A computed fold for a 537-nucleotide part of an RNA from a metagenome, annotated as small-subunit ribosomal RNA, 5' domain.
Model confidence (mean pLDDT): 81 of 100.
The RNAcentral record of the full RNA draws on SILVA.
It matches the Rfam family "Bacterial small subunit ribosomal RNA". Its family is annotated with structural constituent of ribosome and ribosome in the Gene Ontology.
[in-house]
Context: one part of a larger RNA
RNA sequence: GAACGAACGCUGGCGGCGUGGAUUAGGCAUGCAAGUCGAGCGACGGGCCCCGGCUUGCCGGGGAGACCGAGCGGCGAAAGGGUGAGUAAUGCAUAGACAACUUACCCGGGAGAUUGGGAUAGCCACUGGAAACGGUGGGUAAUACCAAAUGGUCCUGGCGGGUGGCAUCACCUGCUUGGUAAAGGUGGCUUCGGCUUCCGCUCCUGGAGAGGUCUGUGUCCUACCAGCUUGUUGGUGAGGUAAUGGCUCACCAAGGCUGCGACGGGUAGCUGGACUGAGAGGUUGACCGGCCACACUGGGACUGAGACACUGCCCAGACUCCUACGGGAGGCUGCAGUCGAGAAUCAUUCGCAAUGGGCGCAAGCCUGACGAUGCGACGCCGCGUGGAGGAUGAAGGCUUUCGGGUCGUAAACUCCUGUCAAGGGUUAUGAAAUGCCGGUAGGUGAAUAUUCUGCCGGUUUGACAAAGGCCCUAAAGGAAGCCACGGCUAACUUCGUGCCAGCAGCCGCGGUAAUACGAAGGUGGCAAGCGUUGUUC
Numbered sequence: 001g002a003a004c005g006a007a008c009g010c011u012g013g014c015g016g017c018g019u020g021g022a023u024u025a026g027g028c029a030u031g032c033a034a035g036u037c038g039a040g041c042g043a044c045g046g047g048c049c050c051c052g053g054c055u056u057g058c059c060g061g062g063g064a065g066a067c068c069g070a071g072c073g074g075c076g077a078a079a080g081g082g083u084g085a086g087u088a089a090u091g092c093a094u095a096g097a098c099a100a101c102u103u104a105c106c107c108g109g110g111a112g113a114u115u116g117g118g119a120u121a122g123c124c125a126c127u128g129g130a131a132a133c134g135g136u137g138g139g140u141a142a143u144a145c146c147a148a149a150u151g152g153u154c155c156u157g158g159c160g161g162g163u164g165g166c167a168u169c170a171c172c173u174g175c176u177u178g179g180u181a182a183a184g185g186u187g188g189c190u191u192c193g194g195c196u197u198c199c200g201c202u203c204c205u206g207g208a209g210a211g212g213u214c215u216g217u218g219u220c221c222u223a224c225c226a227g228c229u230u231g232u233u234g235g236u237g238a239g240g241u242a243a244u245g246g247c248u249c250a251c252c253a254a255g256g257c258u259g260c261g262a263c264g265g266g267u268a269g270c271u272g273g274a275c276u277g278a279g280a281g282g283u284u285g286a287c288c289g290g291c292c293a294c295a296c297u298g299g300g301a302c303u304g305a306g307a308c309a310c311u312g313c314c315c316a317g318a319c320u321c322c323u324a325c326g327g328g329a330g331g332c333u334g335c336a337g338u339c340g341a342g343a344a345u346c347a348u349u350c351g352c353a354a355u356g357g358g359c360g361c362a363a364g365c366c367u368g369a370c371g372a373u374g375c376g377a378c379g380c381c382g383c384g385u386g387g388a389g390g391a392u393g394a395a396g397g398c399u400u401u402c403g404g405g406u407c408g409u410a411a412a413c414u415c416c417u418g419u420c421a422a423g424g425g426u427u428a429u430g431a432a433a434u435g436c437c438g439g440u441a442g443g444u445g446a447a448u449a450u451u452c453u454g455c456c457g458g459u460u461u462g463a464c465a466a467a468g469g470c471c472c473u474a475a476a477g478g479a480a481g482c483c484a485c486g487g488c489u490a491a492c493u494u495c496g497u498g499c500c501a502g503c504a505g506c507c508g509c510g511g512u513a514a515u516a517c518g519a520a521g522g523u524g525g526c527a528a529g530c531g532u533u534g535u536u537c
Stems, first nucleotide, its partner, number of pairs: 001537004006533005013383006019376002026339003030336003035075003040072002044069003048063007082294003091219008101211003106207007114148004123138006154179002157176008184199002187196003220266003227257003232254008269291004273284004296317005319330004347373001349372003355369001356367004386416004396407004420478001422473006430464001435459009481526005486507003492521005502509002
C1' cells in the first nucleotide's frame, strides 16, 4: 500500500447493487417449511337440494354432485432447503476403466393386455385404556392382492456354427428343455353385441440424463511417533450384492506395508475460485457453482427405481414435556423468532404474479425453493449538501515588532440554478403462457361424434406497488464530519502545565520560553465517512 462475512470510537443526507450467527454441531416456546390425484375405489360420514311427518328443528325417504373430512390405492416425499461436527482418505481434484453394473419419471422402436379367485381398511356392533393407541366379531370396493392362460429377439440348461478381442471372454446366429406379463379410467357413437378417442397398464430393445464400482497422479504439520498388521496378504470353494472384490465365511499357504516416512499423534470438509504480488510464490475456501459428510447422541434395518432416509420406522442413551404413576410425547445444522455464550451478525413481514419443483387429462392445489419488501454506512459504486459575481478587505476570533497580518471572496449583499429530500398530477414494464370460447389446416376413426397437434382471433392472471419513470409547485431552503500537524510524513503559532498531568507505530517528547502533553486559532489529508484494533499478502 492492498484486502476483510469484520468489531470498537466519533459522526451521519439520498439512491442502486451486493452482503449479514465466523462464537455453543449449545438449549428451544409459537407459526409455517410436502403434498397431490374423485378421470383408480367403496355413493363411507358430514354438508347441499327435493318430498313427507310433525314436537319448528328434529325424524324418515329420495336425489344430485365431488363442496368438506377420514380411509384403501397411485405418484411424490431420496428433490428442493440447512450446516461443516466428523473425515488426511471409503473424501476431493484431474485423467481413465467397467468384457464387473443399476436406472422410476422422459423420448424412439417392436409386441401384447385372455380367464378367474380370495381378502382387507373405511363402515357397523361389542369392548380395553387417563391418554397415546388399540382388541374381537360382521360385512364391502378397486389401476390393492393372488392363481391360471398365451408369449418373444427376455431369463435358464444342453448341443452346434461364425466373427472379434486386452486375459477372465464379448458379439452374431441355428436347434432344443424349463420359466416368467398385464388394469383399467374417461369422452363419443351404438343395432347394447361392440367400435373408437385420449390418459394409463405389461414385456423386450435402443437413447437421454442420473448414479454405483475400480485404477493412475496430486492433496497440511509432526521422527522426542520406527516399526505396523491375523481377515492381516494371497489362493480354492461357497455365500452376498445391481455389480468386482476378504465384502463375509470354511479350508490352505505365510504373507502384506514401511526411511519415496508405514503405524501413531495433531489440525482440517475438498474444489472452481478469492485476496495479495511485476511475477514466482504466499495466504485463504464467506457469498455463488460442483462434490462429500451430517441431521439430539450411538446402532439397525424396512419400504422403494433410488435411503440405511433432516420435518419415516425400531432399539439404547442424555435432555425436555404430559400422566389417572400403569404408561406416553418430542428433536429448528429448514424460514422467521427466543434464551444463552460472545467484540459481533437482521423481520415471529408479503406473495405464489414471475422462474423452478411435486401431483393432476385439466381446472387447479401445495411450495419459508423462489420472487419481493423491511433492518444494519457491513462493503462497493453513484449523487448531493449549491453556482456566478461580490473589498469599506465589514464585524468577530486568533496573532502582533502595535504599523499590521490572518481566517478571507470566506460572509453579508446581488443575480441564477433546481439534483436529492417534500407536496401534487400522470404513465410504462416485469404477462408470456396455461385454460376457456370461436375459426381454420392436418391426424386418428365407419363417422360431418369425440379427440389430438399446429396456426389465427377474443378472453383470463401483478405480491412487489403508485414503489419506479415523466411533468408541475415551492424553496438555498432540510443535508459535514473525522483524523493529523517533532522526524519518518503533507501540515505552526499562542496560552496552560512544569519528568506532573500526559503522549507514543519506531526514534523518542514533558524537570518554566514544549511546533511532540491539554486547549484555542490556523493549516494539511480524506470525506458520508474518518480513525483505531485484529488478520492476510